[in-house]
Context: one part of a larger RNA
C1' cells in the first nucleotide's frame, strides 16, 4: 500500500453550521487532459529468467533470447471520467394556500400548595420512627379561623402524545421569531451530499460579579442504629438550587445505533394533514411523524426488521489485546476547578 471492523464484545465525533478537499441527476455537441490502440525511439553493462558453451562437476565464466511492466515523441478511438459551449426538469429550492406543535425570546399574570408574621378559638401536648431520642410547646405550641408577605414549581388535562440539530422544552396571555409538514405546481434551472481545519450551540455540577433566597438540600452538628457506624433512619442546616450578565464544555450527552440518496412482502396502533365516500371521523387511499408485531435477508447470538443492524453508493469520524492510562511529559483552553491532545518503560 491492500485487507477487517465500530446495536452489546475494542470501535460513530455530544450535536449543527460551514471551508478547503472527495463525490455528484438529464440530453446533445465541441476538445481531447485522464483512459484505451497503433507505430518509432529510449529503457547502458553487469544481475535474474530461458536456452547453448567452457573449466573432469558444480561453484564461477561465457553466448544468444527474453524480459526491464517505465518514459518520451507520433497516429488514432471518442464509451466513460475531465473541461468548454447549449438545452432539461425526476435532485435542491420555491411565490400562492392550509393545518398542528411544553420550538425559542422578552414582558406581564393566575391559582393550589409550602414557609413565615399578625390577630381569633382552644388546651396540653406535637413531630418524628422498627421503636426512640435529639427537636417544638404553658413565654400557648400542634389543630384551626381570618389577614398579610416571600420565594420556587405549575396537580388534573397527560397519552411508547407533541416540538426542537443535540442538550431539552408542560399553568395561562401579549409581543418578537426559528424549523418541519400537507396541496398545488407559476418559476429558478444540478444551484446538490458530506465535510479535516474553523464557527456557534451544549444537561448537571461548578466559577466570577451582583441580586434573591420559600422549599429542598451536598458540608457541618446533634439524635438514633451498631462490635464500629466519619453510612443507611430522624431532627437541624450552610453553599446549591432561583434571577442578571460573564464562564466553564463535560455526562450511561444513549436508539450505547455519524449524515445523506436509492431499492427491497405485510399487520396492529397513535400524532399531523390530504384526496375520494358515508345517516355518521363511517369506510378506503395518500403524504410526514411515531410506537409495538413479524416474510425475506442480516446477525456469533441476542436481536434488527421499509425509521433495518437487509440490499448499495458518496463522504466524514472512529478501533487494533488486557493493565500501566484517558495516567506522565509538552502544546493549546480556563479566573480555578480541569478540558483537550495523549505516550513509555514494566506487566499479564
Nucleotide at each position: 500500500c491492500u485487507g477487517g471492523g465500530c446495536g452489546u464484545a475494542a470501535a460513530g465525533g455530544g450535536c449543527g453550521c460551514g471551508u478547503a478537499g472527495g463525490c455528484g441527476g438529464c440530453a446533445c455537441u465541441g476538445c481531447a487532459a485522464g483512459u484505451c490502440a497503433g507505430g518509432c525511439g529510449u529503457g547502458a553493462a553487469a544481475u535474474u529468467c530461458c536456452u547453448g558453451g567452457g573449466c573432469u562437476c558444480a561453484a564461477c565464466c561465457u553466448g544468444g533470447g527474453g524480459a526491464c511492466u517505465g518514459c518520451g515523441c507520433u497516429u488514432g478511438a471518442g464509451a466513460c471520467u475531465g473541461u468548454g459551449g447549449c438545452g432539461c426538469u425526476a435532485g435542491a429550492g420555491g411565490a400562492u394556500g392550509g393545518a398542528g406543535g411544553a420550538g425559542g425570546g422578552u414582558a406581564g399574570u393566575g391559582g393550589a400548595a409550602u414557609u413565615c408574621c399578625c390577630a381569633g378559638u382552644g388546651u396540653a401536648g406535637a413531630g418524628g420512627u422498627g421503636a426512640a431520642a435529639u427537636u417544638c410547646g404553658u413565654a400557648g405550641a400542634u389543630a384551626u379561623u381570618g389577614g398579610g408577605a416571600a420565594g420556587a414549581a405549575c396537580a388534573c388535562c397527560g397519552g411508547u402524545g407533541g416540538c426542537g440539530a443535540a442538550g431539552g422544552c408542560g399553568g395561562u396571555c401579549c409581543c418578537c421569531u426559528g424549523g418541519a409538514c400537507c396541496u398545488g405546481u407559476a418559476c429558478u434551472g444540478a444551484c446538490g451530499c458530506u465535510c479535516a481545519u474553523g464557527c456557534a450551540c451544549g444537561a448537571a455540577a461548578g466559577c466570577g460579579u451582583g441580586g434573591g433566597g420559600a422549599g429542598c438540600a451536598a458540608a457541618c452538628a446533634g439524635g438514633a442504629u451498631u462490635a464500629g457506624a466519619u453510612a443507611c433512619c430522624c431532627u437541624g442546616g450552610u453553599a446549591g438550587u432561583c434571577c442578571a450578565c460573564g464562564c466553564c464544555c463535560u455526562a450511561a450527552a444513549c436508539g450505547a445505533u455519524g449524515u445523506c440518496a436509492a431499492c427491497u412482502g405485510g399487520u396492529u396502533g397513535u400524532u399531523g394533514g390530504g384526496u375520494c365516500u358515508u345517516c355518521a371521523c363511517u369506510g378506503a387511499c395518500u403524504c410526514a411523524g411515531u410506537a409495538a408485531c413479524g416474510a425475506a435477508g442480516c446477525u456469533a447470538a441476542c436481536g434488527c426488521g421499509u425509521g433495518a443492524a437487509g440490499u448499495u453508493g458518496a463522504c466524514c469520524g472512529c478501533c487494533u489485546g488486557g493493565g500501566g492510562a484517558g495516567u506522565a511529559c509538552g502544546g493549546c483552553c480556563g479566573c480555578a476547578a480541569g478540558g483537550u491532545u495523549g505516550a513509555a518503560a514494566c506487566u499479564c
Background
Model confidence (mean pLDDT): 88 of 100. Small-subunit ribosomal RNA, central domain from a metagenome, 348 nucleotides, folded computationally. The RNAcentral record of the full RNA draws on SILVA.